[in-house]
Context: one part of a larger RNA
RNA sequence: AUAGGUUUAAAGGGUACCUAGACGGUAUAAUAAGUCUAAAACAAGAUACUAUUGUACUAGAGUUAUAUAUGAGGAGGGGAGUAUUUUUGGAGUAGAGUUGAUAUUCAUUGAUACCAGAACGACUGGUAAAGGCGAAAGCAACCUUUUAUUUAAUAACUGACGUUGAGGGACGAAGGCUCGGGUAACAAACAGGAUUAGAUACCCUAAUAGUCUGAGCAGAGAAUGAUGAAUGCCAUAGGUUAGAUGUUUAUUUAGUCUAUAAAUGAAAGUGUAAGCAUUUCACCUCAAGAGUAAGAUGGCAACGUUGAAACUG
Repeated sequence: AUAGGUUUAAAGGGUACCUAGACGGUAUAAUAAGUCUAAAACAAGAUACUAUUGUACUAGAGUUAUAUAUGAGGAGGGGAGUAUUUUUGGAGUAGAGUUGAUAUUCAUUGAUACCAGAACGACUGGUAAAGGCGAAAGCAACCUUUUAUUUAAUAACUGACGUUGAGGGACGAAGGCUCGGGUAACAAACAGGAUUAGAUACCCUAAUAGUCUGAGCAGAGAAUGAUGAAUGCCAUAGGUUAGAUGUUUAUUUAGUCUAUAAAUGAAAGUGUAAGCAUUUCACCUCAAGAGUAAGAUGGCAACGUUGAAACUG
């Protein structure tokens, strides 16, 4: 002077935005608080670094213009498509449907199968790719309006305006809750039929919430890359997406994959890091008790957030 970890063993917050705080480019000048020298003390001197202030810069960050760039990014509106179901009409007759096999079920009040018309709700086949977009959740028929963002290239501009982020508010799948609407199909619960020793199941026939929509609530997930965010550095090859230059093969920027070098790791592996460093937040410290009890707080409720100890090994 330095000091353990967090993909899979305990441990990365679901996600981004943002406040305090922490940390932070280059050059130069001033001050001299920290610092150094010196000193009994007050003084005095030095100015690399930290700090404060001034001036300037452009490599970080941002803005603008140019262009038929690309994209399931978001929201609103519109018409459309095939199928299912229902219904009307036609034509037609005894079964249909289901199953391993049956039965419940439907059907002479005319079913099933077939043809034509209409209505309704949901959905959006193939193309489709380990492809694209988005902070994450997530996003896929078509047209249109509107809105946000990323990237490459060229030319200008601002001039450190940056990174992270306790707290905070915002967004946040499915399922659930409240009040309306809707209900074709599927389908918890419930019912019936089977199976079985039994069958509160698997299979079948029906079917309500729900799935859809408007306005709110809720905020949990194997919310996963089980990998926080940001910056710099580190050797290659091959695909692929969007550009630019060249157009013959290639070069290059930003992504996204595959196989590896060094390195790293307990290994599997990683290599867009899980390598080498820096900044900052979150979290972990034997198992079980336990994400429980109590208290506090949010919620209509369901439940969420915060969150122990004793006992035992």
Small-subunit ribosomal RNA, central domain from Cairneyella variabilis, 313 nucleotides, folded computationally. It is recorded under the gene name rns. Its mean pLDDT, the model's own confidence on a scale to 100, is 84. RNAcentral holds the full RNA, with entries from ENA and SILVA.